[in-house]
RNA sequence: UCGACCCCACGUGGGAGAGACCCCGGGGUGGGUGACCACCUGCGGGGCGCCGAAGGGGCAACCUCCCCGGAACCUCUCAGGCGCCAGGACCACGCGGGUGAG
Numbered sequence: 001u002c003g004a005c006c007c008c009a010c011g012u013g014g015g016a017g018a019g020a021c022c023c024c025g026g027g028g029u030g031g032g033u034g035a036c037c038a039c040c041u042g043c044g045g046g047g048c049g050c051c052g053a054a055g056g057g058g059c060a061a062c063c064u065c066c067c068c069g070g071a072a073c074c075u076c077u078c079a080g081g082c083g084c085c086a087g088g089a090c091c092a093c094g095c096g097g098g099u100g101a102g
Base pairs, nucleotide, nucleotide: 002102006098007097008096010094011093012092013091014090019048021047022046023045024044025043026041027040028039029038030037031036049082050081051080055078056076057075058074062070063069
C1' cells in the first nucleotide's frame, strides 16, 4: 500500500398473513320545527374474532466433541398488526465506516 471473511449505518428494488367487525364517547358534515337521525373520521375507551415477519419470551436441531457463546421462517402472542397507504423479519445490489486473515 492492497485487502478476503465478518459486523454496522444509509440508499435503491423485492418482501407474507389476518374483521374497511361491533359498542360507547369526542370531533365534523348533512337532514329535521324539535326530540333526534344518517354518514364520515390514521381521535379516545371497551368487546369478540383472527394473524406472525418489527421488538420481546420459550424449546434447541445445529455451530466437528466439552465449556463459554451463538442459534430458526419452529413456538407463545406481552407488544405489534388485520382495505389502500404505512410498517415489515428477511433477500439482492450499491455506497460509506469498523475489524483485519492474507